[in-house]
The RNA shown here (transfer RNA) has 73 nucleotides and comes from Parabacteroides sp. The source organism's lineage runs through Bacteria, Bacteroidota, Bacteroidia, Tannerellaceae and Parabacteroides.
RNA sequence: GGUGCAUUCGUCUAGAGGUCUAGGACGCCGCCCUCUCACGGCGGAAACUCGGGUUCGAAUCCCGGACGCACUA
Numbered sequence: 001g002g003u004g005c006a007u008u009c010g011u012c013u014a015g016a017g018g019u020c021u022a023g024g025a026c027g028c029c030g031c032c033c034u035c036u037c038a039c040g041g042c043g044g045a046a047a048c049u050c051g052g053g054u055u056c057g058a059a060u061c062c063c064g065g066a067c068g069c070a071c072u073a
Stems, first nucleotide, its partner, number of pairs: 001072005007066001010026004018056001028044005049065005
């Protein structure tokens, strides 16, 4: 250099064009419980790597960039 794969809350992850202004677990914050802490219960904040395109509609499809991994020269 070429080819392929991956990139989603702090971390791990679900998602396969409309039901997702994105769900779950752990963590974090608040309240309840408790003499207090822990456990438990309830609630909350928090993410689609970036830019373009296709489409009535894109986390999802296409192109390019970035970064990582694998194979290959």
Its mean pLDDT, the model's own confidence on a scale to 100, is 82. It matches the Rfam family "tRNA". By type it is a transfer RNA.